Bacterial large signal recognition particle RNA from Candidatus Scatomorpha pullistercoris, 267 nucleotides, folded computationally.
It is recorded under the gene name ffs.
Taxonomically the source falls in Candidatus Scatomorpha (Bacteria, Bacillota, Clostridia, Eubacteriales).
Formats: sequence, structure tokens, C1' cells
RNA sequence: CUGCACCAGUCGGGGAGCUAGCGGUGCCCUGUGACCUGCAAUCCGCUAUAGCAGGGAUGGAUUCCUGAGUGAGGACGCGUUAUGUGCCGUCUGACCUUUGUAAGCGGCGUUGAAAGCCCCGGCCCCGCGCAACGAGCCCCCGUGAACCAUGUCAGGCGGGGAACCGAGCAGCAUUAAGCGGGUAAGCUCGUGUGCCGUGGGUCCGCCGGGACCGAGUCGGCUGCAAAGUGUAACGGGUGUGUCGCGCGUUCAGGCAAAGGUGUGCAG
Repeated sequence: CUGCACCAGUCGGGGAGCUAGCGGUGCCCUGUGACCUGCAAUCCGCUAUAGCAGGGAUGGAUUCCUGAGUGAGGACGCGUUAUGUGCCGUCUGACCUUUGUAAGCGGCGUUGAAAGCCCCGGCCCCGCGCAACGAGCCCCCGUGAACCAUGUCAGGCGGGGAACCGAGCAGCAUUAAGCGGGUAAGCUCGUGUGCCGUGGGUCCGCCGGGACCGAGUCGGCUGCAAAGUGUAACGGGUGUGUCGCGCGUUCAGGCAAAGGUGUGCAG
């Protein structure tokens, strides 16, 4: 060096999670040269040589082992952009309300402001008047009585010798109360009435007017100051979720190189 047989190793790895721990099943990443069957999440198999059982392939290397390099991706922490949502009302914030101030604008003011004081009037109460409205009376028209209304009373009745007298039904006419209607004026009474008149009262309260006084005044907008157990749309704070980015720690697939690794027999 070659051949045969065999041993170790290998036939994917990693992250999070689960677990006392390890490996696996499930999820995710990476990746291929990267076997097969059975088992398994209130789980399966094991115990630091940490999947088990059975079968197969490869096997001294581009594939096994080692430590450095690079570093997909994951995990954790911190910071931060954006955004959803709960809460707060402490913030020289914002908004709202109130109060003050009077610098600016504006209104009123020497054609006389505000405040004060005085006078008058109105609003309020009482009396009277007037008016309005309503009711009744009066008045007018119509109607209206078997007898107990009036007048006239045919007939009939009574008295009388007679003349005549008397009472008187029906009819006719009229009228009372009543009923129906009208109602200008008049009278009486009343009132949820009045741009009315008049006499009195009341309080100084409001409003209007006037006199005195003599220069400011009002507080509408802006500004400034203060208060609010006012608001929570916005800003702010705080809790929590999601997305993105950055930094740090940690694990790390893959990659390109480097180094390392058998036993027996025969030639």
C1' cells in the first nucleotide's frame, strides 16, 4: 500500500416549551448526502454512556470527533417609535365655570357719567265716578178667564097693575196674573271687565322722569391674577396588550478552512 472480516461512530442539527434532568412525539428555524416499523401531552421512554424495542445501510471519512471563526433563527432583559384599551385628575398644560383687575379694544359720559341725596310718576292697596258687559224692572207687540174680571148683555129669569126696575148665561169687546217675542232711552243689582277719571294710603323695593353734584363709569371681547370634590375630546401620568426598531446577555442551524481517529488475518 492492497484485499477480507470486525469494532467505535454515523444515517440530520438547533431554539422555545414541557421536565428534577435527558431524549422523543407536537410548534418554530435551518437544511439534505441526511434509513424503515411500533410507542407517546391529564404523554411516551430513560437516568449522567440519559428515547426504548425490532430490522436495515454506511463505516476510517468532503459524511465521524475536536476547538476557534462567521452567523440564519429563537429566548430573556433594557430603551424607544406607532397604536388599542383600563384608570387618574397630582400637571404653571388644555377646555369649562366663577371671581377679581382695568393694560388694550369697545359701550355710555361736560348735549352732564357713576354713586349719593331730594322731588314727581308708574307698579301695590282702599273708596267713588265713568265706561263696557250681564240679569231684572219699566216700555212695546202678540197671546191670555166655563163660573169666582170689567163693559155691553139677544134669549130666557125675578119683581111690578103698568111705565119700568133688578140680577145676569151665551156671544162680542176689553183687561189682570201668566206665557211668547222685541227692547233705543230710563231705573235697580251684579262683575275673573277697563291703555279711563278722581280722592286717599303705603313703602322706599324696582322701573321711568327731573333737580343738585362735577368726571368718570360699565365689564361685552382680548390680556393678567386667583379659585373649583368642574371636564377628560386633546396633551400629560400610570397599568396592560400588539407591531416595528436599536442595544446587551444567552443558545445556536448552516457555511468555509484547520487538526484528530481504529482492531485482527492474509498478500